[in-house]
Transfer RNA from an Actinomycetota bacterium, 72 nucleotides, folded computationally. The RNAcentral record of the sequence draws on ENA. Its Rfam family is "tRNA".
RNA sequence: GGUCCCGUAGCUCAGUGGGAGAGCGCUGCCUUCACACGGCAGAGGCCAGUGGUUCGAAACCACUCGGGACCA
Numbered sequence: 001g002g003u004c005c006c007g008u009a010g011c012u013c014a015g016u017g018g019g020a021g022a023g024c025g026c027u028g029c030c031u032u033c034a035c036a037c038g039g040c041a042g043a044g045g046c047c048a049g050u051g052g053u054u055c056g057a058a059a060c061c062a063c064u065c066g067g068g069a070c071c072a
Stems, first nucleotide, its partner, number of pairs: 001071007010024004018055001026042005048064005
């Protein structure tokens, strides 16, 4: 220098054009003498950034940034 993959909640990830979600973690309540387990409820992300396509973009396109792999 070139090609490809990844970037979504604190962590690990799903979500391939119209509702942003799961598990774990966190908070409150129930339960217990207390803790743990268990049950119920809740907070937390404007989807890496900018621009474009579209009636509509986390998703499609371009560029940039960050991480990784391969080739030279």